[in-house]
RNA sequence: UCUGCUGCAGGCGAUGAAGUCCGCCUUUGACCGCCAUAACGGCUGAUGACUUCUGCACAGCC
Numbered sequence: 001u002c003u004g005c006u007g008c009a010g011g012c013g014a015u016g017a018a019g020u021c022c023g024c025c026u027u028u029g030a031c032c033g034c035c036a037u038a039a040c041g042g043c044u045g046a047u048g049a050c051u052u053c054u055g056c057a058c059a060g061c062c
Base pairs, nucleotide, nucleotide: 009026010025011024012023013022016053017052018051019050020049021048033043034042035041
């Protein structure tokens, strides 16, 4: 340097992290919330689901 064999995937699921499970996508992709407006504006949730942590909101008690 060439050839053959074997092993390992990666990304994404409307705001953070870890674990498990599920689903989707293969860079020409999955994904990028809802309502209203000419514009200004308004609303829910830290999950795709579960558990835990962090942050935020409401109520009660000490």
Molecule: Fluoride riboswitch aptamer (crcB RNA motif)
Organism: Methanomicrobiaceae archaeon